[in-house]
RNA sequence: CGAGUAAGUCAGAUGAUCGCGGCUCAUGCUAUGCAUGGACGAGGAAAGUCCGAGCUCCGUAGGGCAAGGGUGCUGGGUAAUACCCAGUGGAGGUGACUCUAAGGAAAGUGCAACAGAAAGAAACCGCCAAUCUUUGUUGGUAAGGAUGGAAAGGUGAGGUAAGAGCUCACCAGAGGCUAGGCGACUAGUCUGCUAUGUAAACCCCACCCGGAGCAAGACCAAGUAGGGACAAAAAAGCGGCUGCCCGUCGCGUCCCGUGGUAGGUCGCUUGAGUCUACUGGCAACAGUAGACCUAGAUAGAUGAUCAUUUAAUACAGAACUCGGCUUAUAGACUUGCUCGAUUU
RNA sequence: GCACCCGUAGCUCAGGGGAUAGAGCGUCGGUUUCCUAAACCGUGCGUCGGAGGUUCGAAUCCUCUCGGGUGCA
Repeated sequence: CGAGUAAGUCAGAUGAUCGCGGCUCAUGCUAUGCAUGGACGAGGAAAGUCCGAGCUCCGUAGGGCAAGGGUGCUGGGUAAUACCCAGUGGAGGUGACUCUAAGGAAAGUGCAACAGAAAGAAACCGCCAAUCUUUGUUGGUAAGGAUGGAAAGGUGAGGUAAGAGCUCACCAGAGGCUAGGCGACUAGUCUGCUAUGUAAACCCCACCCGGAGCAAGACCAAGUAGGGACAAAAAAGCGGCUGCCCGUCGCGUCCCGUGGUAGGUCGCUUGAGUCUACUGGCAACAGUAGACCUAGAUAGAUGAUCAUUUAAUACAGAACUCGGCUUAUAGACUUGCUCGAUUU
Repeated sequence: GCACCCGUAGCUCAGGGGAUAGAGCGUCGGUUUCCUAAACCGUGCGUCGGAGGUUCGAAUCCUCUCGGGUGCA
C1' cells in the first nucleotide's frame, strides 16, 4: 500500500424566521380559559409481532389422568427466554475468523419414488464345490459386474475350494478400562465388536407451559319499559376460556320487546431506568457510590424556509411498558487482528 | 394497536414428501350454420408469492420475508 476479518460509534451540526404538541413552569388578564415567555418533544430499528416478562381481567387455575404446544451439546448469566457469555464436538476458510434446530435410528412403527437381484439381517450375473443326462439341481461365497443419493466398515497383504475381520498392518467408528476436566468431551490402552439413511416422519427420553390481552381493565356522568310461558326448594342441569374425574364456587330457565354502539377521567409513563467512577468476574453480568428526569397524543404534535459547513443524502414515524431476536438501512469514522506485495 | 387467516392456470378451487402439478369455467383453433349462440373435437395457459434451510428428493416440512383479507371498543 492492497485485500480481508472482528468489535463498536454516529445517523447531521449551528444560527435566523414561521408553525405544531402536551407541561403540578413563570407572568398577565375580561380566569374551569386565553395570551406572552420558558424548558422539553421519535428510532437504531419506533418495523415484523417471532420469543420472554411486567401490569390487568377471567368469582378459586386446587389435585390427578390425558390431549396440545415448546425447548433439546456442556457450564454459567438473567425477572425470564428459543436471548447473551465462556467452552465442547462438527463443517468451511491459507489465515484472522465464521457457521452450527447439535438428545435418541440397538424401544417400536413408517418411508427410501424410478432404477436395481436386493433399500436391511440381500445371491441376478459371476466365482467355487458336490451331484449329473452338457445347458439343470443342491450348497458355499459379498472379492468382481450392474443400479442408485445411499449396497452391508475402507485400503493393502496373507489365507482359502472360492471367499469372508477368517488373520495381520494402517485408517474410520462402537464398546470397556485408566488418566484429565464441574461437564460437554479429550488422551492413552484393550476388545475384530462393525445391522444404511431419515426424528424441520410418527415417536421415545429429559425439562417447561392456565387463558386472554391496554380495543386489558377501573371510575364518573347521561339514557331506557316492561310483558309472557314453564319450573319449583334440592336435586338434576348449566357455567367458572382444551377434554375427563375429584374437589370447590356461582346460577331459576326460555321467548318477545326497550335503550345504547356514544362523552369524560384514570390506566399513561420514575422504570428489571440512563450516565459516570470504582470493585468482583476470562466474559455475559453483578454490587457499591454519585449525578440526572429524557414524548405521552386520541383524527392523533415533533414540520417548513433561508444561510454556513466539500456532501448531508439511507431505512424509516412512538400509541401501556420493558428485555431479546429477526428484517430494512445512504454515508462517515475508530480500534484489534490476518494474508499478500514492496521498501528499510 | 392486538389477535388470526389466506396466497397453486385469466377466474374459482383440489392436491399435505416421489405426477410431465390437476378439475370446472374461461381464452384460442376447428366442425356445424347464410351469420351468431348452443353442441362436439382439439390446443395452449403454472419458476405453486419470494429467499434460505432439512431431505437422495419440497407445491407439501421448518425459518425469514412480501402481498391481500377477517375479527376485537
This is a predicted complex of two RNAs, RNase P RNA and transfer RNA, with 417 nucleotides together. Rfam match: Bacterial RNase P class A. The family's RNA type in Rfam is ribozyme.